[in-house]
RNA sequence: ACAGGUCGCUGGACGGCCGCGGCCCGGCACCGGCGAAAGCCGCCGGGCUGAGGAACGUCCGGGCACCUCAGAGCAGGGUGGUGGCUAACGGCCACCCGGGGCGACCCGCGGGACAGUGCAACAGAAAGCAGACCGCCCGCAGCCGGAGAGAUCCGGUCGCGGGUAAGGGUGAAACGGCGGUGUAAGAGACCACCAGGGCCGCAGGUGACUGCGGCUGCUCUGCAAACCCCACCCGGUGCAAGAUCGGACAGACGGCGUUCGAGGGCUGCUCGCCCGAGCCGUCGGGUGGAUCGCUCGAGGCCGCUGGUGACAGCGGUCCCAGACAGAUGGUCGUCGCGUGCGUCCGGGUGACCGGGCGCACGAACAGAACCCGGCGUACAGGCGGCCUGUCCUC
Numbered sequence: 001a002c003a004g005g006u007c008g009c010u011g012g013a014c015g016g017c018c019g020c021g022g023c024c025c026g027g028c029a030c031c032g033g034c035g036a037a038a039g040c041c042g043c044c045g046g047g048c049u050g051a052g053g054a055a056c057g058u059c060c061g062g063g064c065a066c067c068u069c070a071g072a073g074c075a076g077g078g079u080g081g082u083g084g085c086u087a088a089c090g091g092c093c094a095c096c097c098g099g100g101g102c103g104a105c106c107c108g109c110g111g112g113a114c115a116g117u118g119c120a121a122c123a124g125a126a127a128g129c130a131g132a133c134c135g136c137c138c139g140c141a142g143c144c145g146g147a148g149a150g151a152u153c154c155g156g157u158c159g160c161g162g163g164u165a166a167g168g169g170u171g172a173a174a175c176g177g178c179g180g181u182g183u184a185a186g187a188g189a190c191c192a193c194c195a196g197g198g199c200c201g202c203a204g205g206u207g208a209c210u211g212c213g214g215c216u217g218c219u220c221u222g223c224a225a226a227c228c229c230c231a232c233c234c235g236g237u238g239c240a241a242g243a244u245c246g247g248a249c250a251g252a253c254g255g256c257g258u259u260c261g262a263g264g265g266c267u268g269c270u271c272g273c274c275c276g277a278g279c280c281g282u283c284g285g286g287u288g289g290a291u292c293g294c295u296c297g298a299g300g301c302c303g304c305u306g307g308u309g310a311c312a313g314c315g316g317u318c319c320c321a322g323a324c325a326g327a328u329g330g331u332c333g334u335c336g337c338g339u340g341c342g343u344c345c346g347g348g349u350g351a352c353c354g355g356g357c358g359c360a361c362g363a364a365c366a367g368a369a370c371c372c373g374g375c376g377u378a379c380a381g382g383c384g385g386c387c388u389g390u391c392c393u394c
Base pairs, nucleotide, nucleotide: 001390002389003388004387005386006385007384008383009382010381012335013334014333015332016331017330018329020050021049022048023047024046025045026044027043031042032041033040034039052365056376057375059374060373061372062371063370064238065237066236067235076234077233078232079231080230081095082094083093084092085091096110097108098107099106100105111229112228116227117226118223119222120221133168134167135164136163137162138161139160140159142157143156144155145154146153147152176194177193179191180190181189195219196218197216198215199214200213201212202211203210204209242292243291244290245289251283252282253281254280255279256278263275264274265273266272299318300317301316302315303314304313305312306311337362338361339360340359341358342357343356344355345354346353347352
């Protein structure tokens, strides 16, 4: 210099005019409402403050709220290498194993296939546990040819019966590979080496696991994002949760009950104690206002300490939207940024590179609604740290 890997940051700035949500201060001179008035609300004036890295999708986890609930179990759902972090998680960190890359590094829905059930398309003779299409080998009978005096022997061919998984061919996969012994031909049948599995021992590691050594011929594989088995976790509904105040309305029918006690409170139930005249269902009718919840929180920033890291602890400092038809906007100017064109300057043999000025155009994804931690997805452009490979120069 070029090509890459990884971890982060950023997501225009300032000002004028008009407009909007929230809070605070001041004012009743104007307009509207309430009130006897003071005053309050709308109102008027001023100040402060007002979206994001994803506010998004709502996929996962938690806080909070209400409902349900004795415990335990069944059913159902989820998670799945190991150790850790965390309020929790399907998240994150570190490591292990497998795969990819020359490498930095990346990818993995990564428990169990000797508990059982099941599946393996097409092709192929044969695919769930085996299997004989071609080939090879043996036997028997027939036919043909040859030799022989004959018995018989040799060769070929067709048929039948059997042996064989070494070779051909099919397939994602054909029962471990290769060489030898052996055999009629063959075969882990047997032997050496290699690959894999199982068992045992030693060493290292918290562990997943790794390394070394020994024994054993034990030797077909995949699928559990198929049922299933194992281990662990899990009630339901979401702020339109829920609480309080105010306002409006019209009841009808049915059932049970008033000391023979409906119903309610204490309680998980029973027993017991207390209150006790209403309670429940269906249809119909009415309201749909205000306040709280509501934003100070597992909070942001800075520093120190511990830890490889996720993260944790301590100290300091800051307050940062709270609407309910739902604000955060519109427009103009200057600067900055990017692209194109023109022009000038500098460097280079050159392609080209860098800079100044002018003109034109462009500027992403998106947008709070109870809050928080993640994940996923979208995104014009810009910046930085560390690392890898190749080449060049000193």
Description: Bacterial RNase P class A from Brevibacterium senegalense, 394 nucleotides, folded computationally. The gene name in the source record is rnpB. Rfam family: Bacterial RNase P class A. Its family is annotated with ribonuclease P activity, dimeric ribonuclease P complex and tRNA processing in the Gene Ontology. It is annotated as a ribozyme.